This is a predicted structure of a 159-nucleotide RNA (glmS glucosamine-6-phosphate activated ribozyme aptamer) from Baia soyae. The source organism's lineage runs through Bacteria, Bacillati, Caryophanales, Thermoactinomycetaceae and Baia. Its mean pLDDT, the model's own confidence on a scale to 100, is 75.
RNA sequence: UCUGUUGUCAAAGCGCCAGAACUGCAGGGUGAUGCAGUUGACGAGGUGGAGGAUGAUCGAGUGUUCGGCGGAUGCCUCCCGGUAUUGCGUCAGUGCCGUGGAAUCGUAAUACAAACCGAUUGGGUGACUAAUCGAGCAAAGAUUACGAUAUGAUGCAAA
Numbered sequence: 001u002c003u004g005u006u007g008u009c010a011a012a013g014c015g016c017c018a019g020a021a022c023u024g025c026a027g028g029g030u031g032a033u034g035c036a037g038u039u040g041a042c043g044a045g046g047u048g049g050a051g052g053a054u055g056a057u058c059g060a061g062u063g064u065u066c067g068g069c070g071g072a073u074g075c076c077u078c079c080c081g082g083u084a085u086u087g088c089g090u091c092a093g094u095g096c097c098g099u100g101g102a103a104u105c106g107u108a109a110u111a112c113a114a115a116c117c118g119a120u121u122g123g124g125u126g127a128c129u130a131a132u133c134g135a136g137c138a139a140a141g142a143u144u145a146c147g148a149u150a151u152g153a154u155g156c157a158a159a
Base pairs, nucleotide, nucleotide: 014070015069016068017067019066020039021038022037023036024035025034026033042059043058044057048079049078050077051076052075080098081097082096083095084094085093087156088155089154090153091152092151103149104148105147106146107145108144109143110142117134118133119132120131121130122129123128
C1' cells in the first nucleotide's frame, strides 16, 4: 500500500450500479474485445409502537433527473399517550396531534431553497469532480388575522 473477514459508527430524496452513455490505456485494421475508471435527482418537507400493501409528499429544472436495485420518516389497520369538541370534571363518540404538536373549510397576509446562471480557487492525462462568493427564482406545508361549520350523557360551580 492492496485485498478479505468481523465489529462499530454515520447517511433516509438516502445509498448502490449488472443495462446505458462517456473517458483513458491495450488491441489492430477500421471493428469486436479486454483492463481501469467517470456519470447516474436540484433542493423544501417528513420518524410514538406493531402489522400490512406490486408501496411514498412538494415543487425547481428539461439534463442519462435515462434504465434498474436496495432502503425509507408517506399511506392503511390496530394499539399507546395527548389534544379539540364545556367554566371545571367524568364516560362515550368524532376529528386531530406525536411533544418545536393537536378540528375542518374558505379568504387574505407573511417568511423561507438548491441546482441552474455569473465570478473564483483546488484535484484528475481525461470523462469528471470538491469548494467559496454574488445576483435571483418555487410548491406542498407552516405561521398570523378574519369568517363559516363541528356531539351526546352526567357531576360540580355560577346565574